[in-house]
RNA sequence: GGGCCCGUAGCUUAGUGGUAAAGCAGGCGGCUUUUAACCGCUCGAUGAGAGUUCGAUUCUCUCCGGGCCCA
Numbered sequence: 001g002g003g004c005c006c007g008u009a010g011c012u013u014a015g016u017g018g019u020a021a022a023g024c025a026g027g028c029g030g031c032u033u034u035u036a037a038c039c040g041c042u043c044g045a046u047g048a049g050a051g052u053u054c055g056a057u058u059c060u061c062u063c064c065g066g067g068c069c070c071a
Base pairs, nucleotide, nucleotide: 001070002069003068004067005066006065007064010024011023012022013021018054026042027041028040029039030038047063048062049061050060051059
């Protein structure tokens, strides 16, 4: 330099056009002599910008970041 893939919550993932879901973590409470475990509730996110569309996490383009392959 070229090609391909990925970016969603603090972490790991799901979601292929119509109200963004879960596990763990965090907070509060229950239980327990205490801790742990367990149970309930709760907090919290679509990398940035543009385009298409009635509507974009999803499709297209540019940029940013990361990974793999080739040279």
Transfer RNA from a Chloroflexota bacterium, 71 nucleotides, folded computationally. The coordinates come from a structure-prediction model, not an experiment, and the mean pLDDT is 82. Its Rfam family is "tRNA". Rfam classes the family as a transfer RNA. From the family's description: Transfer RNA (tRNA) molecules are approximately 80 nucleotides in length. Taxonomically the source falls in Chloroflexota (Bacteria, Bacillati). It was read from a public genome assembly.